Background
Transfer RNA from a soil metagenome, 73 nucleotides, folded computationally. The prediction has a mean pLDDT of 81. Its Rfam family is "tRNA". It is annotated as a transfer RNA.
RNA sequence: GGGGGACUGGUCCAACGGUUCAGGAUGGCGGUCUCCAAAACCGCAGGUUGGGGUUCGAUUCCCUGGUCCCCCG
Repeated sequence: GGGGGACUGGUCCAACGGUUCAGGAUGGCGGUCUCCAAAACCGCAGGUUGGGGUUCGAUUCCCUGGUCCCCCG
């Protein structure tokens, strides 16, 4: 330099172009329970890699940056 792939809460994963508030696990915080803690149960906060485009509507499709991984030279 060329080709391919992946980017979603702190972490790991879901999500036909629409239906409701982007869902689950784990972690965090608060509560119930307990002598205390753990476990269990309940609640709360936290997320789509940046920009542009297509569309009535984009996490999803297109273009272009960024980061990481693989292959070729």